A computed fold for a 104-nucleotide RNA from Cryobacterium sp. Y57, annotated as TPP riboswitch aptamer (THI element). Lineage of the source: Bacteria > Actinomycetota > Actinomycetes > Microbacteriaceae > Cryobacterium. It was read from a public genome assembly, where an Rfam model found it. Model confidence (mean pLDDT): 77 of 100.
[in-house]
């Protein structure tokens, strides 16, 4: 001094789906499903804060009302995909069959 990893710290991003009931419709509700989370306080609301999850190797958003499988649907496994975009710096420990220096 580079770099690989595990924690920490401060700072940052981000989703909130499906079925079924009910309704003129549409909105809140209720029941049910998958999943880390599927909306837990404050507020008329905008919004704040809180739990999860990411911070560049797959969080999540485009394409995309996409494809094939597969399910009640959704999720789920394949492909699109070495796809475009997307939020970080620091500090302890650990390893490099990494570099450079001195000195022996």
């Nucleotide at each position: 001094c580079c770099u690989g990893u595990a924690c920490g710290a401060c700072a940052g991003g981000g989703g909130a789906g499906c079925g079924c009931c009910g309704u003129g419709a549409a909105g809140g509700g209720g029941c049910g499903c998958u999943g880390a989370g599927a909306g837990u306080g404050c507020g008329c609301a905008a919004g704040c804060a809180g739990a999860c999850c990411c911070u560049u190797g797959a969080a999540c958003c485009u394409g995309a009302a996409c494809u094939g499988g597969u399910u009640a649907g959704c999720a789920c496994c394949g492909g699109c995909g070495g796809a475009g975009g997307a939020a970080g710096u620091c500090g302890u420990g650990u390893g490099g069959u990494g570099a450079c220096c001195g000195u022996u």